A computed fold for a 535-nucleotide part of an RNA from Treponema lecithinolyticum, annotated as small-subunit ribosomal RNA, 5' domain. RNAcentral holds the full RNA, with entries from SILVA. Rfam family: Bacterial small subunit ribosomal RNA. Taxonomically the source falls in Treponema (Bacteria, Spirochaetota, Spirochaetia, Treponemataceae).
[in-house]
Context: one part of a larger RNA
RNA sequence: GAACGAACGCUGGCGGCGCGUCUUAAACAUGCAAGUCGAACGGUAAGGAAGGAGCUUGCUCCUUUCUGAGAGUGGCGGACUGGUGAGUAACACGUGGGUGACAUACCUUUUAGAUGGGGAUAGCUAUUAGAAAUAGUAGGUAAUACCGAAUGUGACCGUAUCUGUUAGAGGGAUACGAGGAAAGGAGCUAAGGCUUCGCUAAAAGAAUGGCCCGCGGCCCAUUAUGCUCGUUGGUGAGGUAACGGCCCACCAAGGCGAUGAUGGGUAUCCGGCCUGAGAGGGUGGACGGACACAUUGGGACUGAGAUACGGCCCAGACUUCUACGGGAGGCAGCAGUUAAGAAUAUUCCGCAAUGGACGAAAGUCUGACGGAGCGACGCCGCGUGGAUGAAGAAUGCCGAAAGGUUGUAAAAUCCUUUUAAGCCUGAGGAAUAAGCACAGUAGGGAAUGAUUGUGUGGUGACUGUAGGGCUUGAAUAAGCACCGGCAAAUUACGUGCCAGCAGCCGCGGUAACACGUAAGGUGCGAGCGUUGUUC
Repeated sequence: GAACGAACGCUGGCGGCGCGUCUUAAACAUGCAAGUCGAACGGUAAGGAAGGAGCUUGCUCCUUUCUGAGAGUGGCGGACUGGUGAGUAACACGUGGGUGACAUACCUUUUAGAUGGGGAUAGCUAUUAGAAAUAGUAGGUAAUACCGAAUGUGACCGUAUCUGUUAGAGGGAUACGAGGAAAGGAGCUAAGGCUUCGCUAAAAGAAUGGCCCGCGGCCCAUUAUGCUCGUUGGUGAGGUAACGGCCCACCAAGGCGAUGAUGGGUAUCCGGCCUGAGAGGGUGGACGGACACAUUGGGACUGAGAUACGGCCCAGACUUCUACGGGAGGCAGCAGUUAAGAAUAUUCCGCAAUGGACGAAAGUCUGACGGAGCGACGCCGCGUGGAUGAAGAAUGCCGAAAGGUUGUAAAAUCCUUUUAAGCCUGAGGAAUAAGCACAGUAGGGAAUGAUUGUGUGGUGACUGUAGGGCUUGAAUAAGCACCGGCAAAUUACGUGCCAGCAGCCGCGGUAACACGUAAGGUGCGAGCGUUGUUC
């Protein structure tokens, strides 16, 4: 000199864009943060309408129909998004490869199919136990829930034959034995079917992931006659989507290490960021990628996929309800509270935009996200007025006086209105989606449908915001540090090695340019200094 997720002191007008618990991975009251689908299914409370019956003539019951909450079965999604950096010195990460050792729901393309049956169960009704959480018994019901059977294009497995290449075969072709479907939903119909969304098997793609390898990036040898027994390798069996001591039985005795093993300390890693002419050094907050974690430890289930944050089970600590028998909970999601600390924000608005989940769609959900609020925390921009103005006014300070300085500074005169206050106006972020009407294209016997075009047809949290116009009136707006040298800027008074200053040298003991105050000056300016850290 530059920089900062900064803090502190004094001061403080506005706007734009960013950033904001670095400490205690400490504990959490309250609300919200993951749902959706009735076009998969059985069904229904309440309500509206119509009809009928009973009659206490304004009530009850029954039937049909419309709308249809809550709960339940089922599907998809809760593995994404969001948070944090505790652990981890490791194939965790970065980079470059391998997978002839692998997986993939949804999406796209292609091929083949979709036949015929069965038994349950939740909800519901009745009832039992319990304070509750919840659990049980009996009856009975549905499905795109579940289970056999038929068919078998492919694929997989086994056998046989052929072929093929590499560093390494689990690659390719042909022939014989085992295994699937939702018969579903909606719409149209000329009632035959058709269209569409789903379903099954297989192949390919896209994108995503698993595993393996080369190289790279911290400190300590005051950690070395060191470390290791599933340890190192082989055979066989198991397991996995997949290779492998991944696991197991047997066999052999190996494997690593001064090119730093093992142990200890510290630490998420990177793109980047800061500094520097560069080489380097430091750093990993915000944004983006990867990893790890979700009160602590362990475990599996489900699923295409699991560290399963707002899933399950067990154990521990803590909090909490209890009728003492037994239960409930997990903010390192968004706000917010307590504690800690030098220190870090609102229990705000909205799904209008972008994105996500579900749905045929309308749409629902979304503390992701878009916005607003607070904080000079940072960067950038604007303003606090402009011109004229010497009687060089007054005051202050200095000086013995003359006078000097404050100083064109003020006053005064003439202007302007950025900003401010008040009033009026007012974009853009929104894209023509669904639907409706018309016309066309391909196929079809027709219609629904598919697809193309035209017209019509909506939606704003921010917000009456940004911007613009008018009115008022210089009106609403300047401080902080320093002045001995380094280092730009000096005099007076007070104090008297006291009080004090100080980054270094050093000032202060009676004329202090160094302490305190005043006047003047210098520097920066809505900031200025100090402290901390890095180069």